Transfer RNA from Brettanomyces bruxellensis, 74 nucleotides, folded computationally. A source record names the gene trnF. It matches the Rfam family "tRNA".
RNA sequence: GUUCUUAUAGCUUAACCUGGUUAGAGCAAUAAAUUGAAGCUUUAUUGGUAAAAGUUCAAAUCUUUUUAAGAACA
Numbered sequence: 001g002u003u004c005u006u007a008u009a010g011c012u013u014a015a016c017c018u019g020g021u022u023a024g025a026g027c028a029a030u031a032a033a034u035u036g037a038a039g040c041u042u043u044a045u046u047g048g049u050a051a052a053a054g055u056u057c058a059a060a061u062c063u064u065u066u067u068a069a070g071a072a073c074a
Base pairs, nucleotide, nucleotide: 001073002072003071004070005069006068007067010027011026012025013024020057029045030044031043032042033041050066051065052064053063054062
């Protein structure tokens, strides 16, 4: 230098290939119930598509560029 893969919540991940219901789950965090206090348990809440642009009625998903990590070739 060329090509390919990956990037979703604090962590692990589903949905992507084949565009369509409010992007779901587990753990964690917060609050309440419970307890003498805590733990366990139950309920509720918070929080996310790496960045930008484009296509489309509609983009996490498709296209382009960039960023970061990794791999192959030279």